[in-house]
Context: one part of a larger RNA
RNA sequence: CUGGGUGUAAAGGGCAUGUAGGCGUUUCUGUAAGUUCUGGGUGAAAUCCUUCAGCUCAACUGAAGAACUGCCCAGAAAACUGCAGGGAUUGGGUUCGGGAGAGGGAAGCGGAAUUCCCGGUGUAGCGGUGAAAUGCGUAGAUAUCGGGAAGAACACCCGUGGCGAAGGCGGCUUCCUAGACCGAAACUGACGCUGAAAUGCGAAAGCUAGGGGAGCGAACAGGAUUAGAUACCCUGGUAGUCCUAGCCGUAAACGAUGGGUACUAGGUAUCUCUGGUCAAACAGGGGUGCCGUAGCUAACGCGUUAAGUACCCCACCUGGGGACUACGGCCGCAAGGUUAAAACUC
Numbered sequence: 001c002u003g004g005g006u007g008u009a010a011a012g013g014g015c016a017u018g019u020a021g022g023c024g025u026u027u028c029u030g031u032a033a034g035u036u037c038u039g040g041g042u043g044a045a046a047u048c049c050u051u052c053a054g055c056u057c058a059a060c061u062g063a064a065g066a067a068c069u070g071c072c073c074a075g076a077a078a079a080c081u082g083c084a085g086g087g088a089u090u091g092g093g094u095u096c097g098g099g100a101g102a103g104g105g106a107a108g109c110g111g112a113a114u115u116c117c118c119g120g121u122g123u124a125g126c127g128g129u130g131a132a133a134u135g136c137g138u139a140g141a142u143a144u145c146g147g148g149a150a151g152a153a154c155a156c157c158c159g160u161g162g163c164g165a166a167g168g169c170g171g172c173u174u175c176c177u178a179g180a181c182c183g184a185a186a187c188u189g190a191c192g193c194u195g196a197a198a199u200g201c202g203a204a205a206g207c208u209a210g211g212g213g214a215g216c217g218a219a220c221a222g223g224a225u226u227a228g229a230u231a232c233c234c235u236g237g238u239a240g241u242c243c244u245a246g247c248c249g250u251a252a253a254c255g256a257u258g259g260g261u262a263c264u265a266g267g268u269a270u271c272u273c274u275g276g277u278c279a280a281a282c283a284g285g286g287g288u289g290c291c292g293u294a295g296c297u298a299a300c301g302c303g304u305u306a307a308g309u310a311c312c313c314c315a316c317c318u319g320g321g322g323a324c325u326a327c328g329g330c331c332g333c334a335a336g337g338u339u340a341a342a343a344c345u346c
Base pairs, nucleotide, nucleotide: 003318004317005316006315007300008299012314014201015200016199017198021194022193023192025088026087027086028085029084030083031082033081034080035077036076037075038074039073040072041071042070049065050064051063052062053061054060091191092188093187094186095184096183097182098181103177104176105175106174107173108172109171110154114150115149116148117147118146119145120144121143125136126135162169163168206247207246208245209244210243211242215241216240220236221235222234223233258313259312260311261310262309263308266291267290268289269288270287271286272285273284274283275282295302296301319346320345321344328339329338330337331336
């Protein structure tokens, strides 16, 4: 390579939009590029294969045949693929009417708590731990009451719940804005699926500039513990955590499970829409879970939300270490990211 694979053994890209490409519903007519058949030409010799022959055999050699699975030309066929044209509606989309939701962005507002400041009451402790100590406190702390300031996060509701492509999203109100779903069937008429490259989004930490800084808190300091203790525990505490603008582009970015379509027992719970009902029950659609049939799996397990049965497209794997490395390229302010070997070794 052929092949076989990718939940946990190596292997699904972090996620999306989408270019090229690949693949693509139904029907009619035409065409004949692919396709199939027939005929012809060519496919040097040697080699390979078959048969026969020559060296005493064999290797070797000679002769004949077959083959050279290919290419070209002509003709025929029209099922399938393609191409051209016409039609269809179930795939896709649009419209109308609805209800659900922490989906996104901006502005404003609210209460609890914490810390600090001011004032009152009040006096010797407070704090912290396994026990302590560092620390705070007679310059009046802790506790308690009143007032004020600031920043960050939104208890209960909260759910095995919901929304989002993923990352992720949770106080309230307003404005702007996206998607999904249900019902009706009016319109369009294959407009579809996937998607190398490309582009955008992308937790936390980190970086640049300016703000902000209550609490928490890498680093750091001190107190303990210990044989030691560059830790775990305690007292402090800078960056950071927050906001604005711009970078970074990673993760156990996980369902460790790419996307799409169709098919293959059920039961149960829950969210939401519709029908139904006084309200239920019940039925249909779309989600989210659990159990389980057939089947699959090395087993664990999966099981209409498949890891079952099939097809289409993309990505990826091919013994361990060396190596999420070196060199080079590209990107980045940097940190570094991405692409990615070999020697050697088992």